Source information:
Predicted 3D model of a 104-nucleotide RNA (SAM riboswitch aptamer (S box leader)). Model confidence (mean pLDDT): 88 of 100. Of the family's consensus pairs, 94% are formed in the model.
[in-house]
RNA sequence: ACCUUAUAAAGAGUGGUCGAGGGACGGGCCCGAUGACACCCACCAACCUGCGCUGCGGCGUGAGGUGGCAAAUCCCGCAGCGUGCAUACGCUGGCAGAUAAGGU
Numbered sequence: 001a002c003c004u005u006a007u008a009a010a011g012a013g014u015g016g017u018c019g020a021g022g023g024a025c026g027g028g029c030c031c032g033a034u035g036a037c038a039c040c041c042a043c044c045a046a047c048c049u050g051c052g053c054u055g056c057g058g059c060g061u062g063a064g065g066u067g068g069c070a071a072a073u074c075c076c077g078c079a080g081c082g083u084g085c086a087u088a089c090g091c092u093g094g095c096a097g098a099u100a101a102g103g104u
Base pairs, nucleotide, nucleotide: 001104002103003102004101005100006099007098013041015040016039017038021031022030023029025077026076027075028074043068044067047065048064049063050061051060052059053058073096078093079092080091081090082089083088
């Protein structure tokens, strides 16, 4: 880098450092000098490992490996269906991206 499988409307500081952009991409809509983003610490969760239990389906724990910590993956992007005169709204599936675990 690519492939496979699984997951996503829950949860997470009134802390420290820094100082201008940030929310993947396009459109929208937002966040941000009342300090965003990033980093550190705290925290959240429980995918993998460990440990304990087990009625063998799982359950607990959080020590180790990741991950997360504005907004549903912030919303939409493609296709189908429903409602509507229509802008539009709703539902289902997909695409893309993210994370984990495994594989090449």